[in-house]
The RNA shown here (transfer RNA) has 74 nucleotides and comes from a Minisyncoccota bacterium. The organism belongs to Minisyncoccota, within Bacteria. RNAcentral holds the sequence, with entries from ENA. Its Rfam family is "tRNA". Rfam classes the family as a transfer RNA. Rfam's curators write: Transfer RNA (tRNA) molecules are approximately 80 nucleotides in length.
This record gives sequence, C1' cells and structure tokens, in this order.
RNA sequence: AGUGACGUAGCUAAAUGGUGACGGCAGUUGUCUUAUAAGCAAAAGAUGUGUGGGUUCAAGUCCCACCGUCACUA
Repeated sequence: AGUGACGUAGCUAAAUGGUGACGGCAGUUGUCUUAUAAGCAAAAGAUGUGUGGGUUCAAGUCCCACCGUCACUA
C1' cells in the first nucleotide's frame, strides 16, 4: 500500500429495515450472616449502537467517506 472482517453500557453480547435496543457479568439496594463471601430478591444503567453524510414513511441493520482494532497479501 491492497483485500477482508469487526466497532452496541464498566466488561461481554443479542437484535428479519418496523413496539420502549434482548440478555449475562460487574456495580447499587434489600434479605440472609457475629462479619465477609456465596445464595435469593428488586430497581436501575446507552441523552441511543465508532464519527460524519446518504437512501427510506421508518436504519444498530442498506450505501459512501473517514477513524480505530484484528487477520491475510505484497
């Protein structure tokens, strides 16, 4: 330099173009315990899916550019 894949909460991760973006772990609260952990229960967390545009009635999803990570080729 070229090709391909990927980017969603603190970590991980799902989601046929169509409801209010599904869960797990961590964290918080309560319960239990002399106390901690484990267990059980509950409530929340994304000013919204890397950034900026485009298509569409409607975009995490499709298209373009850029940024970043990984792999391959040279």